[in-house]
RNA sequence: GCGCCGAUAGCUCAGCGGAUUAGAGCGCAGCCCUGCGGAGGCUGAGGCCGAGGGUUCGAAUCCCUCUCGGCGUA
Numbered sequence: 001g002c003g004c005c006g007a008u009a010g011c012u013c014a015g016c017g018g019a020u021u022a023g024a025g026c027g028c029a030g031c032c033c034u035g036c037g038g039a040g041g042c043u044g045a046g047g048c049c050g051a052g053g054g055u056u057c058g059a060a061u062c063c064c065u066c067u068c069g070g071c072g073u074a
Stems, first nucleotide, its partner, number of pairs: 001073007010026004028044005050066005
């Protein structure tokens, strides 16, 4: 240099045949329970999906460029 893969909540990931207003586990906050609790139960907050552009009525999802990380290759 070229090719392939990845980038989504604080962390680990799902969603990637376009349209239910973006989800799970852990973690965090509040409440309940309890003699007390970091154990158990309930509720909730938290991301506009790496960045920019394009296609489309509509894009995390398709196309292009770039950034970062990983793997392969002369």